Parts: sequence; C1' cells; structure tokens
RNA sequence: GCCCCGGUAGCUCAGCCUGGUAGAGCACUGGCUUGGUAAGCCAUGGGCCGCGGGUUCAAAGCCCGCCCGGGGCUCCA
Repeated sequence: GCCCCGGUAGCUCAGCCUGGUAGAGCACUGGCUUGGUAAGCCAUGGGCCGCGGGUUCAAAGCCCGCCCGGGGCUCCA
C1' cells in the first nucleotide's frame, strides 16, 4: 500500500441489511429488603452512534473521504 471485519452509555455488545423519537446486560447513584453486609427487587442519571462531507422532509443505518483497532496479502510456470 491492497482486501475483509470492527468503532454505538464507564465496560461487553444489539440495532445498520429494509432511513422515521437510540437500546440491553453489567457497572455507578438512590431506595426497598437485612441486626449489618452480600445477593435479590424497584427507580434515576449517563450518548457529538470514531471524524468530516454528500443524498434526503428526515441518516447510527445509504454514498464518498479520512482516523483508529484486529485479521489477511498466495501458488505454479
């Protein structure tokens, strides 16, 4: 340098195909429960959806470029 996959909440990921109010589990915080913890239950908060541009009434999802991470880049003559 080329090809493939990935980047979404603090962590692990779903959603992308087929555009229409951004989610789950765990964690954090508060509460219930307990003699007190752990566990369990309930609730709350937490997001430039990697960055920029384009298309569109509308983009996490489509198109283009870039950045970051992982993997691959051969054999015969």
Molecule: transfer RNA
Organism: Nitrososphaerota archaeon